[in-house]
RNA sequence: GCGGUUGUGGUCUAGUGGUUAUGACCGGAGCUUCCCAAGCUUCAAACCCGGGUUCGAAUCCCGGCAGCCGCA
Numbered sequence: 001g002c003g004g005u006u007g008u009g010g011u012c013u014a015g016u017g018g019u020u021a022u023g024a025c026c027g028g029a030g031c032u033u034c035c036c037a038a039g040c041u042u043c044a045a046a047c048c049c050g051g052g053u054u055c056g057a058a059u060c061c062c063g064g065c066a067g068c069c070g071c072a
Stems, first nucleotide, its partner, number of pairs: 001071007010025003018055001027043005048064005
């Protein structure tokens, strides 16, 4: 340099154009308990960046950035 692939809360993860973006861990609050652990309820927190298509984009297209793999 070329090609492929991936990018979603602090971490991991679901999502194949339309409901309030899913679940788990961590964290905050509460319930339970003599206390702890465990369990239950609840809260906060996310679509890599820019543009395009569309009534509507995390999802499709283009360009960039970053990671990984391959080729040279």
The RNA shown here (transfer RNA) has 72 nucleotides and comes from a Methanomassiliicoccales archaeon.
Its Rfam family is "tRNA".
The coordinates come from a structure-prediction model, not an experiment, and the mean pLDDT is 81.
It was read from a public genome assembly.